[in-house]
């Protein structure tokens, strides 16, 4: 510029949220590999790696019309090789060096060349000497070579002419400058007179050759500017910079000498390393960039490696030539041969890259006068899904939604119109034919016509004719059969379009990121469906995008990575006030020229279409060439606002020297005195009768300046506090004058720089690392204590670092106040008020991710400068500079990882943080456990089995309100198999039910009696398969049910505000309350669950009723009301409410119950139930006996009962509430010591029975004892349930009479009708191991001063590195075990230089010497010329020194990393338990600890300033 095109975001740190910040992913794109698969065709494209090493063929030849000769042939003609001539220098290849002797792009060349071509000037006289070939000889295995002689030319030599050139003069024009271009005059230089044709033989044409001149190609040199990394490359360079001469060259130039002078480059990055062909162009992107340089095309370099020339118009030459290396061959061993990075192929190397095709028909190129040879250029087959395009595997109908396969809630769903059927087309395969485009010119024939010529061949135009195709019988048309010949990869957890079944069981496995898998996996493996794309998928590398994540376009730096310790001076650089005037580098606009084609972008056109190909337009930048002047730069003048200068006052712990001071510590003398002191959380080490601490004097030493003192000065930061003097910077203010932009930053450089810390010399009171001693502790290298050495103070030198911090670079300007203090200075009434300079708090507006910051900015401009790019390795190794040394300064990477002890802020939760409150939580008390004995329940433990289960509060007198059989689940032994139980089929039955018998431990088997009522039903039996059944397993798959925080007062929503957001606000605040109860206040305003009320009970009245032996108003019972609300009074208070009275049966929820918010404990339960999965089916189901669940060496909970005199015992006597009862309760009499018999009256219960309460009370006895407490344990004897009491019940009677005399450490209830004592009762139950549990009810205390302290709960607040929420997080050292890495005696190997030794070719230089020789000269001898041998400086390569860089590699060692469950502690994080961290310093197993300085990124409290409200 031109078309008018053009910019998307996810995942993932966290309990959530912003934010930084990194990783990943979706999209293109490849000379692409690899895996699965595959039907066609077109177009392209095929060694990216070893520029490795090559078999074999071929890739450059042609000219007989230059030229002799030889061989075939009758000839005509044709082959050979030689001389000669043009060609080979193109064309094809490959990128290996090259970071500029390259390449792009502009521009010079007056500093220059050009074969063939094309135009043009003059021509083409005369003359001679040779060598190949060929003939003879001769060596050689070859390869070739040597000699002797013959010969042509368009091969070579000479000599004339002629124009040119070149040099010297002179003249004239011209150029940006060296110059350059014409003309005259002198000097040196050519020719092939050839070859075919014609022919009228004087000539004529074609085609060659010589020369001018110009041209058109195609080249050489030169200049300016672009385009990689690296300062852990800082200095480089002797031909290096330049002159003056000369050498060479087509041609400038140190390109080469010789001499002269000492230059030249370089922080705008030389020089060295490292990498790299450039470049149009690809790819990507909105773009700006970034990345590649395949194919095609330009340009350059290279040709086994290094090096040199020759030939030519061109070469330092791919298929040329000489040396020199290294390989490979062939040899007769003497010698010789090669060069595929030209096309095929070949080994090799890798993941990986084709045929030893075909043709010169077309383009093309050489050569020829043509035909015509030659041509792995080039055209075109073949390979290969390598890529891009295009086409096909069918269409249309088709529901009974077949069959099969999957899934199932068993009903279906889906595969699915999908297939089968029916109808129907044929691209593509196939059969058969047909048959192109690409061919046109040259040259040949034939004809005509044009110029010119004498005429002939020639020579141009124009028609017309034969002929020419590798690819090809191929493209494309027809046409035959018949759906007939054709679909796969991948994925389906999210991102990211797709879901469900089996299988496995942290296992096999997957994975881009997150992250899945430990029995219901949509994540692994496999199916069925789905989904993307589709002859291709899909992985795996690379490049861009996404990434604004390197920020030009378009980022940051208080706390996330980032401001140098000071910016104090300051060069360079960069940027810099106001006017005016000039000029036109930048700037900005128009014209020229040149940006090759090819691509790209528009528009056409041609292959049916598309790829893919043609044809027109289109160029970001360079030059040059005109306008314009606003800005910026440059000359010139000018200003005073910026900045500096002069006066004048003026405040400072500012800076250095030098004197002086007084208080205190300490030590020293001397007194007085006399048991101690002194430290601690409590001690101890130490001091001390040698006299200490205490005290009084005197005396010395040293350091370091109390109060004054202040978010108060001061100084660039570090820092700086007693006076006084002296000298010396800075700063502020005020007033006018003066200079006249002189300023701002500033890399690099100088210079200051706390503490420690080093050397050298003093000093050393006090304090103090190290160090010893007590202590504390499991230890205690620590914290504490007593001692104490460097040091700490001075000089003089270093060192150069700190949380050197406002974590905030410096300068200038502009943007609301309000209010303190410090200095000037003005005005003043003396209370202030204003200017400026400084130093402090809130705060608007603005920023900011929040926290905050806000005229002293983290606003909003503008200038410079320093930094920063995930976390760790690591501020580590290394190299280099400093430094005595401790270190410092500069500074990587391997590897490891997905997030980070990244930021800010939220909600929890915690904290050996803080405030406030509550509670039998403490205290106050009263009674107990813990000790003993019994029961009871767990653990252990035993066992054949001692079923499960429940395990800190919130398991353990729990499921069990009741295991001798039964329960039962557990063992042993005996059975039974569709089952003990339910449903459904079939078939039988006179049986089933019972009853008795035998057999057995019994189930269970057999037999016989007996037989109502029925035939579809009910029962038996049988037999079949569906199935029954499981107290098997998972409570971590659930339901339900319950425990627990806890009856604690909390926990949410709407709407609305506030915040980017999590989230806050309501619900914090001040009051109050048992309570988030109420009240006030408030950006909240309302509600909801809980609270409290409603319910049940009691306590008082009233009233109705009432079987109860009767009476009855009480008393009891049962209903139903009533009564209590802070209602009323007083104080106090805004209220809410509290406090105290009245009254009242009861006062402040009135005493109990019931009732248990949102939610925590993966909390308990699969054995109450239910249930999903998984497991077992002759058994983990079912029946039966018997045994266990009671087992006992030990340990722990919960209980009774006691140790006694507030009692025991024995005698009398009083008074309850509740509740139960018919398979029951059982009265009264009787028996019996007694438990209990017998016996039956009443009760289906206000009627009668369990019933007797019992601690009290009244008398009596014992009198502190192991007892008249206690009552285990044992004996004997009886009763009772019951099929059965042995393992294993209870209960009576007599005997028996253990332990224990009030319980260590610790720990538990309770606050009032409670505590404690005391007796009753019920349920389960045949009976009972009950001292349990639920309930009643008699008697009935003590104390609460209060919230220090222990537990636990509630609110605010603060801190957090935790959120599986302190049983949390985490750190180092030691150990294994794996990986990359630094040092490293050394060993080795590359690269690029330097000296010195030696030096093949080879071309130059010389040629005095020495050998030779056709052209000219000369009669000759000879001569010029030459050649060759020699020498001589140069040089590839070799050799050798000593070094330099940079790899590989090394015994050993050193740190670092990584790893589910090792050790040792416990440094951090909360005040993390000694605050922590920064620098230093020393010391310790470790994390670390101590000193000195420093910060606050520290909590808690008080106190001082400042601010804000009242």
């Nucleotide at each position: 510029u031109u078309u008018u095109u053009u910019g998307a975001g996810a995942g993932u740190u966290u309990g959530a949220u912003c934010c930084u910040g990194g990783c990943u992913c979706a999209g293109g794109a490849u000379u692409a590999a690899c895996g699965c698969u595959a039907g066609c065709g077109g177009u392209a494209u095929g060694c990216c790696u070893a520029a490795u090493a090559c078999a074999u063929g071929c890739a450059a030849g042609u000219c007989a019309a230059a030229c002799g000769g030889c061989c075939c042939g009758c000839a005509a003609g044709g082959g050979c090789a030689g001389u000669g001539g043009c060609a080979a220098a193109c064309g094809g290849g490959u990128g290996a060096g090259u970071a500029a002797u390259a390449c792009g792009u502009a521009u010079c060349u007056a500093a220059c060349c050009u074969a063939c071509c094309c135009u043009u000037u003059a021509g083409a006289g005369a003359a001679g000497a040779a060598c190949a070939a060929c003939u003879g000889a001769u060596c050689g295995a070859a390869a070739g070579a040597u000699u002797a002689g013959c010969u042509a030319a368009u091969a070579c030599u000479u000599c004339a002419u002629a124009g040119g050139a070149a040099a010297u003069u002179g003249u004239u024009u011209c150029g940006c400058a060296u110059g350059a271009a014409a003309u005259a005059a002198u000097u040196u230089u050519u020719a092939a007179a050839g070859u075919u044709c014609c022919g009228u033989c004087u000539g004529g044409a074609a085609c060659g050759c010589u020369u001018u001149a110009g041209g058109a190609u195609g080249g050489g040199g030169g200049u300016g500017c672009g385009g990689u990394u690296u300062a852990u490359c800082a200095g480089a360079u002797a031909g290096u910079u330049g002159g003056u001469g000369a050498g060479g060259u087509a041609a400038u130039g140190g390109c080469u000498c010789a001499c002269c002078a000492a230059g030249u480059c370089g922080a705008u990055g030389a020089c060295g390393a490292a990498u790299a062909g450039c470049u149009a162009u690809g790819c990507u992107g909105a773009g700006a960039g970034g990345u590649a340089g395949a194919a095609u095309a330009g340009c350059c370099a290279c040709a086994a490696u290094g090096g040199a020339a020759c030939u030519g118009a061109g070469a330092a030459a791919c298929g040329g030539u000489c040396c020199a290396u290294a390989c490979u061959c062939c040899u007769a061993c003497g010698g010789g041969a090669g060069g595929c990075a030209g096309c095929a192929g070949u080994a090799g190397g890798g993941a990986a890259u084709u045929u030893u095709u075909c043709a010169c028909a077309a383009u093309g190129g050489g050569c020829g006068a043509a035909a015509g040879c030659c041509u792995g250029a080039u055209g075109g087959a073949g390979c290969a899904a390598u890529a891009c395009c295009g086409c096909g595997u069918g269409g249309a109908u088709g529901a009974u939604g077949a069959a099969g396969g999957u899934c199932u809630u068993c009903g279906g769903a889906u595969c699915g119109u999908a297939a089968a059927a029916u109808c129907c087309u044929u691209u593509u395969a196939u059969u058969a034919a047909a048959g192109a485009c690409g061919a046109a010119c040259g040259a040949c024939c034939u004809u005509a016509c044009u110029a010119g010529g004498a005429a002939a061949u020639g020579a141009g135009u124009a028609a017309g004719g034969a002929g020419u195709g590798a690819c090809u019988g191929u493209a494309u048309u027809u046409u035959u059969u018949g759906a007939a010949u054709a679909a796969g990869u991948a994925a389906c957890g999210g991102c990211u379009a797709a879901c469900u079944u089996c299988g496995u069981g942290c296992c096999a496995g997957c994975a881009g990121c997150c992250g899945c898998g430990g029995u219901a996996a949509u994540a692994c493996g496999a199916a069925g469906g789905u989904u993307a794309c589709a002859a291709g998928c899909g992985u795996u590398a690379u490049c861009c995008a996404g990434a604004u994540u390197u920020a030009c376009u378009g980022g940051g730096c208080g706390u996330a990575a980032a401001g140098c310790g000071a910016u104090g001076c300051g060069c360079a650089g960069g940027c810099g006030g106001a006017c005016u005037a000039a000029a036109a580098a930048g700037u900005u606009u128009g014209g020229u020229g040149u940006u090759a084609a090819a691509u790209g972008c528009u528009g056409a056109u041609g292959c049916u279409c598309a790829a893919c190909a043609u044809c027109a337009g289109u160029u970001u930048g360079c030059a040059u060439u005109g306008a314009a002047a606003a800005c910026u730069g440059u000359u010139a003048g000018u200003c005073u606002a910026g900045a500096g200068u002069a006066u004048g006052a003026u405040a400072g712990g500012a800076a250095g020297u030098u004197u002086c001071g007084g208080a205190a510590c300490u030590c020293c003398a001397u007194g007085u005195g006399g048991a101690g002191c002194g430290g601690u959380g409590g001690a101890a080490u130490g001091c001390g009768u040698a006299g200490a601490u205490a005290u009084a004097u005197g005396g010395a030493a040293g350091a370091a300046c109390a109060c004054c003192a202040g978010u108060g000065g001061c100084g660039a930061a570090a820092g700086c506090g007693g006076a006084a003097a002296c000298u010396u910077a800075g700063g502020u203010c005020a007033u006018u004058a003066c200079u006249g932009a002189c300023g701002c930053u500033u890399a690099g450089g100088c210079u200051c720089g706390a503490a420690a810390g080093u050397g050298u010399g003093g000093g050393g009171a006090g304090c103090a690392a190290a160090u010893a001693g007590g202590a504390u502790u499991a230890g205690a290298u620590a914290c504490c204590c007593u001692a104490g050495u460097a040091g700490u103070c001075c000089a003089c030198a270093c060192u150069g670092u700190a949380a050197a911090c406002g974590a905030u670079g410096a300068u200038g300007a502009u943007u609301a106040g309000c209010u303190g203090u410090g200095g000037a200075c003005a005005u003043u009434u003396u209370a202030a008020u204003g200017u400026u300079c400084g130093u402090g708090g809130c705060a608007a507006a603005g920023c900011u991710a929040a926290c905050g910051c806000g005229u002293u900015a983290a606003a909003u401009c503008a200038u410079c400068c320093g930094c920063c790019u995930g976390a760790g390795a690591a501020g580590u190794a290394u190299a280099u500079u400093c430094g005595c040394a401790a270190g410092a300064a500069u500074g990587a990477a391997a590897c490891u990882u997905a997030a980070a002890c990244g930021g800010a802020a939220u909600u929890g939760a915690c904290g050996g943080g803080g405030a406030c409150c509550c509670g039998c939580a403490c205290a106050a008390g009263u009674g107990g456990u813990g000790g003993a004995g019994u029961a009871u329940g767990u653990u252990g433990u035993u066992u054949a089995a001692u079923u499960c289960g429940a395990c800190g509060u919130c398991a353990c007198a729990c499921g069990c309100a009741g295991a001798a059989c039964c329960u039962u689940a557990c063992c042993a032994g005996g059975g039974u198999u569709u089952g003990a139980c339910a449903u459904g089929u079939u078939c039988g039955g006179c049986a089933a039910u019972g009853u008795u018998a035998u057999a057995g431990a019994a189930a269970u088997a057999u037999a016989a009696c007996g037989g109502a009522g029925g035939u579809u039903a009910a029962c038996c039996g049988a037999a079949u398969c569906a199935c029954a059944g499981g107290u098997g397993g998972u409570g971590c798959a659930u339901g339900g049910u319950u425990g627990u925080c806890g009856u604690c007062a909390g926990c949410u929503c709407g709407u609305g505000u506030c915040g980017u957001g999590a989230g806050a606000u309501g619900u914090u605040g001040g009051g109050u309350u048992a309570a988030g109860u109420c009240c006030c206040g408030c950006a909240a305003c309302g509600a909801g669950c809980g609270c409290a009320a409603c319910c049940c009970u009691u306590a008082u009245c009233u009233u109705u009723a009432g079987u109860u032996a009767u009476c009855u108003u009480a008393u009891c019972u049962a209903g139903a009301g009533a009564g209590a609300c802070u209602g009323c009074c007083a104080g106090c208070g805004u209220a809410a409410g509290c406090u105290g009275g009245a009254g009242g049966a009861a006062g402040g929820u009135g005493g109990g119950g019931a009732u248990g918010a949102c939610g925590c404990c993966a909390a308990a339960u699969c054995c109450u139930c239910a249930u999903g999965c998984c497991c077992c089916u002759u058994a983990u189901a079912c029946c039966c006996u018997g045994g266990g669940c009671u087992a006992c060496a030990a340990a722990c909970g919960u209980a009774c009962u006691a140790c006694a005199a507030u009692g025991g015992c024995c005698g009398a006597u009083a008074c309850a509430a509740a509740c139960u009862g018919u398979u029951g309760c059982c009265a009264a009499a009787c028996c019996g010591u007694a438990a209990g018999g017998u016996g039956g009256a009443g009760c289906u219960a206000a009627u009668c029975a369990g019933a007797a309460a019992a601690a009290g009370u009244c008398g009596g006895u014992c009198u502190c004892a192991g007892u008249u407490c206690a009552g285990a344990u044992u004996g004997a004897g009886g009763g009772c349930u019951g099929c059965a009491a042995u393992u294993c019940g209870c209960c009576c009677u007599c005997a028996u009479g253990a332990a224990g005399u009030u319980g260590g450490a610790a720990u538990c209830a309770c606050u009032a009708g409670u505590a404690a004592u005391c007796g009753c009762g019920u349920a389960u139950c045949a009976g009972a191991c009950a001292u349990g549990u639920c309930g009643c009810g008699g008697u009935g205390a003590a104390u609460g001063c209060g919230u220090u302290c222990u537990c636990g709960g509630g609110u605010c607040u603060u801190g957090u590195a935790c959120a599986c929420a302190c049983c949390g997080c985490c750190c180092g050292u030691c150990g294994c075990a794996c990986u990359a890495u630094g040092g490293g005696a050394g060993u080795u190997g590359u690269u690029a230089a330097u000296g010195c030794c030696u030096a093949a070719u080879a071309a130059c230089g010389u040629u005095a010497u020495u050998g030779c020789u056709a052209a000219c000269c000369g009669c000759a001898a000879g001569g010029a010329a030459g050649c060759a041998a020699g020498c001589g400086a140069u040089u590839a390569g070799g050799g050798u020194a000593g070094g330099a860089a940079c790899g590989a590699u090394g015994a050993c060692u050193g740190g670092a990393g990584u790893u589910a469950a090792g050790u040792c502690g416990u440094a951090a994080c909360a005040a993390g338990g000694u605050a922590c961290c920064c620098c230093u310093a020393c010391g310790a197993g470790a994390a670390c600890g101590u000193g000195g300085g420093g910060g606050u990124g520290g909590a808690u409290c008080a106190c001082c300033u400042c601010c804000u409200u009242u």